[in-house]
Molecule: SAM riboswitch aptamer (S box leader)
Organism: Polaribacter sp.
């Protein structure tokens, strides 16, 4: 670069260095922004994908004459609770919101598409 799979309505900020843009891209709206945009550096935080720990199910194996049991692994998009030490993310508004389809007076409707992020792969 790209495939799948899940999840995006909640959560969380000072501080330095720098100076003008920024909210992904196209347009339109609305917003943050010289009371300091972004980018980058430091602490912090938040969250709970991966992970840890324990439970609950199911398989496998091993102990045992069989069953109860026990002990080991291991799955769970058939489980449910704790945690955060580690890889990451992330810390203004829903991924700002609208575009495409359906539906509707309307609207935190329902999809698709695009994009982010994480886990596992080519």
């Nucleotide at each position: 670069u790209u495939g799948u799979u899940a999840u995006c309505a909640a959560g969380a900020a000072a501080g330095g260095u720098u100076g003008a843009g920024g909210g992904a891209u196209u347009a339109g709206a609305c917003c943050c922004a010289a009371g300091g945009a972004a980018a980058c550096c430091u602490u912090g935080g938040c969250a709970a994908c991966c992970c840890u720990u324990u439970u609950a199910u199911g398989c496998u194996g091993a102990a045992a004459u069989c069953u109860a049991u026990u002990c080991a692994g291991u799955a769970u998009c058939u489980u449910a609770a704790a945690g955060a030490a580690g890889g990451u993310g992330c810390u203004a508004a829903u991924u700002u919101c609208u575009a495409c389809u359906g539906a509707a007076u309307a609207a935190a409707c329902a999809g698709a598409g695009a994009g982010a992020u994480a886990a596992c792969g080519g």